This is a predicted structure of a 118-nucleotide RNA (SAM riboswitch aptamer (S box leader)) from Pedobacter changchengzhani. Taxonomically the source falls in Pedobacter (Bacteria, Pseudomonadati, Sphingobacteriia, Sphingobacteriaceae). The sequence was found by an Rfam model in a public genome assembly. The prediction has a mean pLDDT of 77.

Parts: sequence; structure tokens; C1' cells
RNA sequence: UGCUUAUAAAGAAAGACGGAGGGAUUAGACCCAACGAUGUCUUAGCAACCUGUGCCAAACAAGGUGCUAAAUUCUAAUCUAGUUCCGAUGGUUAUUCGGGAGCAAGAGAAGAUAAGUU
Repeated sequence: UGCUUAUAAAGAAAGACGGAGGGAUUAGACCCAACGAUGUCUUAGCAACCUGUGCCAAACAAGGUGCUAAAUUCUAAUCUAGUUCCGAUGGUUAUUCGGGAGCAAGAGAAGAUAAGUU
């Protein structure tokens, strides 16, 4: 670096440095930020995965990784079925086909983290 699997609305901040944008990417929304954000360091904390204890159960520990604004901040990016509208077929409100836009649902994609593997 790539691949596979799993997870995600819970939880957890002070100090120092620093000085302008930041919240992964694109668009939109929303939010954080000179009462100093994002970031870096120190200390402290949390407990998701691994690990250890435990009856491999609950739970506990905090060694490894991780994390400590907001649901991965929210929606869209692709697909599926549903629903509404229009046109055609058909001939009575049925069936079938095509199209655009919206709604809401599920999955997916992308990113993050862990564990395994290359």
C1' cells in the first nucleotide's frame, strides 16, 4: 500500500505552543472559530477492537491500537422495489411499456477505526 471481516445516534478535557481558517473529498445545508478553533506537545480521561482476569457470562483492568463538538454533523453522488404525475397501448378506469420529477425505505459507494492477511 492493497484485500477480507466487523463496528458506528453510548462514552471521555485541562494546560502549554501557535495564529486562521476548520468540520476527509465534490455540491448544498448546518455548525465550530480572535472569549483563539483546526493542528502539535504534555498530562488526564473514555473503553470500540485486540489482550489479560473471570465460569471465554456479566463484569473488571487499561498493556497495544484508537478515541475525547455535533449520528461518519446531515443530505446527495449508484442500485432496487414502492408511491405520485405525464405519454402510448388498451377500451374502462384493468393490464403492459416508456419517460421526468418528488417522497420516503432498504442496500450500496466513499471515508474512519479495529482485527486478520499480503